[in-house]
RNA sequence: AGUGGCGGACGGGUGAGUAACACGUAGGUAACCAAUCCUAAAGUGGGGGACAACCCAGGGAAACUUGGGCUAAUACCGCAUAAGACCACGAUCUGAGAUGAUUGAGGUAAAAGGAGCAAUUCCCUUUAGGCUGGGCCUGCGGCCUAUCAGGUAGUUGGUGAGGUAACGGCUCACCAAGCCAAAGACGGGUAGCCGGACUGAGAGGUUGAACGGCCACGCUGGAACUGAGACACGGUCCAGACUCCUACGGGAGGCAGCAGUGGGGAAUUUUGCGCAAUGGGCGAAAGCCUGACGCAGCGACGCCGCGUGAAGGAUGAAGGUCUUCGGAUUGUAAACUUCUUUUGUCGGGGAAGAUAAUGACGGUACCCGACGAAUAAGCCACGGCUAACUCUGUGCCAGCAGCCGCGGUAAGACAGAGGUGGCAAGCGUUGUUCGGAAUUACUGGGCUUAAAGGGCGCGUAGGUGGUGGUAUAAGUCUGGGGUGGAAGGUUAGGGCUUAACCCUAAAAUUGCCUUGGAAACUGUAUCACUUGAGUCAGACAGGGGGUGGCGGAAUUCCCAGUGUAGCGGUGAAAUGCGUAGAGAUGUGGAGGAAUACCAAUGGCGAAGGCAGCCCCCUGGGAUAAUAUUGACGCUCAUGCACGAAAGCGUGGGGAGCAAACAGGAUUAGAUACCCUGGUAGUCCACGCCCUAAACGAUGUCUACUAGUUGUUGGGUGGAGUAAAAUCCAUGAGUAACGCAGCUAACGCGUGAAGUAGACCGCCUGGGGAGUACGGUCGCAAGAUUAAAACUCAAAUGAAUUGACGGGGGCCCGCACAAGCGGUGGAUUAUGUGGAUUAAUUCGAUGCAACGCGAAAAACCUUACCUGGCCUUGACAUGUAACGAACUUUCCAGAGAUGGAUUGGUGCUCGAAAGAGAACGUUAACACAGGUGCUGCAUGGCUGUCGUCAGCUCGUGUCGUGAGAUGUUGGGUUAAGUCCCGCAACGAGCGCAACCCUUGCCAUUAAUUGCCAUCAUUUAGUUGGGCACUUUAAUGGGACUGCCGGUGACAAACCGGAGGAAGGUGGGGAUGACGUCAAGUCCUCAUGGCCCUUAUGGCCAGGGCUUCACACGUAAUACAAUGGUCGGUACAGAGGGUUGCCAACCCGCGAGGGGGAGCCAAUCCCAGAAAGCCGAUCGUAGUCCGGAUUGUAGUCUGCAACUCGACUACAUGAAGUCGGAAUCGCUAGUAAUCGCGGAUCAGCAUGUCGCGGUGAAUACGUUCCCGGGCCUUGUACACACCGCCCGUCACACCAUGGGAGUGGGUUUUACCAGAAGUAGGUAGUCUAACCGCAAGGAGGACGCUUACCACGGUAGUAUUCAUGACUGGGGUG
Repeated sequence: AGUGGCGGACGGGUGAGUAACACGUAGGUAACCAAUCCUAAAGUGGGGGACAACCCAGGGAAACUUGGGCUAAUACCGCAUAAGACCACGAUCUGAGAUGAUUGAGGUAAAAGGAGCAAUUCCCUUUAGGCUGGGCCUGCGGCCUAUCAGGUAGUUGGUGAGGUAACGGCUCACCAAGCCAAAGACGGGUAGCCGGACUGAGAGGUUGAACGGCCACGCUGGAACUGAGACACGGUCCAGACUCCUACGGGAGGCAGCAGUGGGGAAUUUUGCGCAAUGGGCGAAAGCCUGACGCAGCGACGCCGCGUGAAGGAUGAAGGUCUUCGGAUUGUAAACUUCUUUUGUCGGGGAAGAUAAUGACGGUACCCGACGAAUAAGCCACGGCUAACUCUGUGCCAGCAGCCGCGGUAAGACAGAGGUGGCAAGCGUUGUUCGGAAUUACUGGGCUUAAAGGGCGCGUAGGUGGUGGUAUAAGUCUGGGGUGGAAGGUUAGGGCUUAACCCUAAAAUUGCCUUGGAAACUGUAUCACUUGAGUCAGACAGGGGGUGGCGGAAUUCCCAGUGUAGCGGUGAAAUGCGUAGAGAUGUGGAGGAAUACCAAUGGCGAAGGCAGCCCCCUGGGAUAAUAUUGACGCUCAUGCACGAAAGCGUGGGGAGCAAACAGGAUUAGAUACCCUGGUAGUCCACGCCCUAAACGAUGUCUACUAGUUGUUGGGUGGAGUAAAAUCCAUGAGUAACGCAGCUAACGCGUGAAGUAGACCGCCUGGGGAGUACGGUCGCAAGAUUAAAACUCAAAUGAAUUGACGGGGGCCCGCACAAGCGGUGGAUUAUGUGGAUUAAUUCGAUGCAACGCGAAAAACCUUACCUGGCCUUGACAUGUAACGAACUUUCCAGAGAUGGAUUGGUGCUCGAAAGAGAACGUUAACACAGGUGCUGCAUGGCUGUCGUCAGCUCGUGUCGUGAGAUGUUGGGUUAAGUCCCGCAACGAGCGCAACCCUUGCCAUUAAUUGCCAUCAUUUAGUUGGGCACUUUAAUGGGACUGCCGGUGACAAACCGGAGGAAGGUGGGGAUGACGUCAAGUCCUCAUGGCCCUUAUGGCCAGGGCUUCACACGUAAUACAAUGGUCGGUACAGAGGGUUGCCAACCCGCGAGGGGGAGCCAAUCCCAGAAAGCCGAUCGUAGUCCGGAUUGUAGUCUGCAACUCGACUACAUGAAGUCGGAAUCGCUAGUAAUCGCGGAUCAGCAUGUCGCGGUGAAUACGUUCCCGGGCCUUGUACACACCGCCCGUCACACCAUGGGAGUGGGUUUUACCAGAAGUAGGUAGUCUAACCGCAAGGAGGACGCUUACCACGGUAGUAUUCAUGACUGGGGUG
């Protein structure tokens, strides 16, 4: 190596398939099997023939194989024997049932030896029992889908046979036609099941890694062989795909074993040590095998334990960060001092695990010693939820984000830093599951309006069901027994230093099975009952339904009559009709449809719905009292019937009305609203459709729970009446309030949305969508059933406060109306826009910017531009040095500036030296400076609604709450002013008043004011006086106080008296809570940012003054109510010494000269003008108007060129009262007339004041504008300048249809048929047995038949992907 035996069916791996007796649990097997092991019984006699190995000869590249020859056995084969077994037959017993047990006679089938000297031991054969393991059967349990509703031919059963270890359609023949299914069959999708695991208070929900039990699988499909056991992971055969070898002929293979490799992936370890332990196989044993297993390695993957030091240490060090610049914080933290050594490193010792030997782990655990704070901290977060905050950077960028949401120049939200919080060898993110979520509601939800009651009824299955007995024991309750594996979980105890971990015990395992008992309740069976529900006869109401008939009014049309020019229609018109005779009018006729009044929160019907009158047929209801049946009831998935309008089909009918359509209007348009016409249709018959805001947005039935008021129909009883009417009680219907209760609120409230019960239907965020696909129905239209992808963080209900409304009511305002005068046209002035420019500095922009900031731009102002200069600076503070300060003159320059030069020595203290103060110069540094940005970082100030009458609070009360009440209501007022009422009572800021001024009077006072009386003068000039006027101080006066009326006996209003004034006398100042991110960083102040030899400062010149144009605000005009000339009268309020300036003189004049007076009730500015009296002009571009331009001047001022005002002479534009539109004003107002002041050297048509003259009109609140109060609707709340719908265009996304196309799965029919098994068998071969032999039996090969895998052809079904084009949807 081979023969032989046993084991390779265990152990180990994986979860593809499987929705199944696969699994779990409880049972059954009277339908079964079993190698090894244990126990018991009985045996092991005597023979025979081979085949490997081996030898020889071949074939093949190899794998392997062929032929011949020799040989052993516990390999193989007859024969003998048979306790018991098995086979067929008979008898007895048990039992529900015999296939069981016992028994009789007959038949059948066994075996092998090895080791040892031996004792003995191992093995072998038959049988019975056991242990243990399996096979088969059954009840119950556990996924989604009905857009899968019918499935099934070996299908269901029977008889017989075959087959199996065994029952069985398991297979076959014949017979019958069954069997399964709405309690979900069949189909499709998904999935190994369980003990358990995660979560949860539980009930549940999700899950099935590791460990344990079962099942299935072993490259894919099929098959058997061997065996006790397999249809066999590391066995065989065949087919297929793949990989490898090949000499091309042919062969080999199956890691879902342990390691390991590749690939895929976000991701998952060592080609380790050992059989020492535990266990398995074989062996008599030694022992061999064992990637089971025991260990080690890798991975913070998880759980657990430990460490990274401890104590002291304040100058609170340095550094960092912040800062209000003082400081705070990091922080006792560090340094530093003292101490410790877990861990670590080094050295030494050194186990248990082994009950004799044997130790991989392992010189490991553990112990001892030495060393030295030594070797050891990160991650996330810091807007709220949610513990923890600042700075810087960034500037809707970069980025963050679980949700809400941050970021557009001061980000606690981004990024960095410091600090803080949390957890910690981890932390955070992502994914998944449960929880919170009562958000699928069994425990434990809802349906009027939030999602949700079926359109309505009848009724099957189902669910549920009145009263009293009896029986039963299915449900129910209770006691016992079996089981509910171990592990896990819980509790107690124990062992590793602790813990994780492990061990022991208990309890639990809520379940199933079984066996006793109870009988209330439910069920079942049965006997009864009458209250629920029906039935019979009475009288009653009713647009209940169906058929037929009849009537009147009206519209339209027709015939003829009368009659004449319009009719009709509208906001106004037109189309239309009409002289061919309309409309109007009266008579006649035709036809269709609808039924006025009655008529009503009245009636009837299941709902839809139903209306003239009458006949006929017919359904239901209510009521009262008997009789009768005896639970017959209620609800109702599927089903069936009915079901407005519109619509459809066939046939009629057709007056009016009227989609479509036509015309006329309206309008920007008007495919509408309005008008004139008009067809389907509306009507009838028959047949469909089956939907509505089919609504009470409220399913049906039953019971219970305060009342009040109407109304409909009914009977009875009572009261009442002469009789009625009427009233009370009662049952049925229909309305309005309302208690308890309910409700989110609104509301409901015996007719419930209350309290309960029964049954059905329906809901689960918005959109997509009641849509697509599929099914069913329909003639069609369409109906019904009914998703998903995708998308959003909302959508919705009820109520609240505002705001708004081409909603309502009440009321104000020069808001309209009534008036007067303007603007818009002209010229000029001035501001703005635009354009221009080197610059035309900046701001203000609807009302509420635009003669505004600016109460004065030639320089200055001035901020802008050009050019020339300065750099601690023109200005402030601090330091040091020098010098008084200051001042004269000259040169250069455009000037700033630069250079030179003269005079001058002050004040305080001190004896002096010297010091100090102020001022100037110089130097360096801190700093100055900025009309640079942000008014959207701010203060302050201001505008506006608006001098409108409002805006709030405390306490109380009401409401779950937001909020309400008060503050609303009835009156009244200029007023939330006042009165009354009231669940409110009070109070505050506003209103009013207090303040100023003006109007009257008084007192006091009397100069510069005044002058009645007395003198005087040209003159209140002077004397005198203070009466008057006036001035300026103090008081008085006016309060609806008085009278009358109205009103509610109020508040108040109307009228009157008196009074200077009358109802807040006139005017002013005074501006609630708030709104407009209103205006202003260029008045001032100020955070932040920016510039720093410039964005600061100085100077000269220029600009802010430009000019095709547009707008605002003014001035002057257009003339006769006027212009011009002459004469003449009367104010008020102011200003004046750098000033106002008189008289007088000069000049046509602006002005010049002059100088009196005045610091002003004294003097001056200063002549007021319109007015009045005369003259002239005569309607004209003028004797209007004055622009523009020329010339000549005056004044201011360093300086009038850019760029002042004024004067004189000359010139003499436009303009003849202004389009659309628009402004102001209600009484000393508008209009008109002049005067003064501030600013200012000069400059006023602006502005702020002053007085003179001095009107008209208001019926009234419809309308325009603005405002106040109450109420109503709202999908608005940056609040109507809101919100928001659809098409179209563009981009992107998912999806439906689509000629088709390409796959998957399934299935039907047919073809085909490897290996294998079974059957058959002509052929070939053949040791054991029989036979003397021939031969036979038996076997093998071959062939063949049946079954069948792969494969093929044709078709059905289903699913996925894709598809020109196309449909809608979503987002932007």